RNA sequence: UAACCACUUCGGGGUGGGGUGAAAUUCCCAGCCGGCGGUGAUAAGGCAGUUUUGCUUUUUAGUCCGCGACCCGCAGAGGAUCUGCUUCUGCGGUGGACCUGGUGAGAAUCCGGGACCGACAGUGACAGUCUGGAUGGGAGAAGAAAAGC
Numbered sequence: 001u002a003a004c005c006a007c008u009u010c011g012g013g014g015u016g017g018g019g020u021g022a023a024a025u026u027c028c029c030a031g032c033c034g035g036c037g038g039u040g041a042u043a044a045g046g047c048a049g050u051u052u053u054g055c056u057u058u059u060u061a062g063u064c065c066g067c068g069a070c071c072c073g074c075a076g077a078g079g080a081u082c083u084g085c086u087u088c089u090g091c092g093g094u095g096g097a098c099c100u101g102g103u104g105a106g107a108a109u110c111c112g113g114g115a116c117c118g119a120c121a122g123u124g125a126c127a128g129u130c131u132g133g134a135u136g137g138g139a140g141a142a143g144a145a146a147a148g149c
Stems, first nucleotide, its partner, number of pairs: 001148001007143004015030001017029003031129002033118002035067004043058006062116002071093009098114005120132003
């Protein structure tokens, strides 16, 4: 010190609020929350150059690019109480949401303002926030080892 394989650890937040009601953390009002990688005109530091700047480290997006979770299908392998269930692997599909003003050479990321979005199953009443699958899976992050130079 690059890639691959294997290993170890880590790897998601949020309402004892008010109202209505027989019943709601599910409706209405008012709050609260934001996974991973990338990009990035942000911020802080370091080095160099006396200006203006250059290089560099860390850092900055729920709504930009991509990914994951959930769900669906197909194929393969396995399981069982074996005619339609289940587990794993691979491939494919589905897969939410942003405008505006400012600054500026340039804004999808900065500053101001106003919006918007959020799997499935359950429930005495419709859930991003409660309960459950889940002591699961996971994008990935870090570490150590081996090997090579």